The prediction has a mean pLDDT of 79. The RNA shown here (Glycine riboswitch aptamer) has 105 nucleotides and comes from uncultured Longilinea sp. It matches the Rfam family "Glycine riboswitch aptamer". Rfam's curators write: This family represents the bacterial glycine riboswitch. NCBI's taxonomy places the organism under Bacteria, Bacillati, Chloroflexota, Anaerolineaceae, Longilinea. Of the family's consensus pairs, 90% are formed in the model.
[in-house]
RNA sequence: AAAGAGGGUAGAGAAGAGACCGGAAACAUCCGGCACCGAAGGGGCAAACGGUUGGAAGGCGUUUCCACCGUGAAUCUCUCAGGUAAGCAGGACCCUGCCCUCCAA
Repeated sequence: AAAGAGGGUAGAGAAGAGACCGGAAACAUCCGGCACCGAAGGGGCAAACGGUUGGAAGGCGUUUCCACCGUGAAUCUCUCAGGUAAGCAGGACCCUGCCCUCCAA
């Protein structure tokens, strides 16, 4: 150098759920209400690992079990946020191009 990994950027693909009710309005939207969705973001947790912790068992030492605490994933879950006709916008994830970093001496 390459492959690979991570990040950024551009293009393409990309689901779900009320054209809900009332009021105002510049019909984009705002306020209130009920019902829904999960794939921006955010929260929660399993196994496992750990502990100058506590208890029990055994005991030369190692150790085992229980409790508590910490680390700990998601497309799971919550529905805070966001979203719920088409269109626009957004959209996890995926593909391709380019740039940066690691790999890297």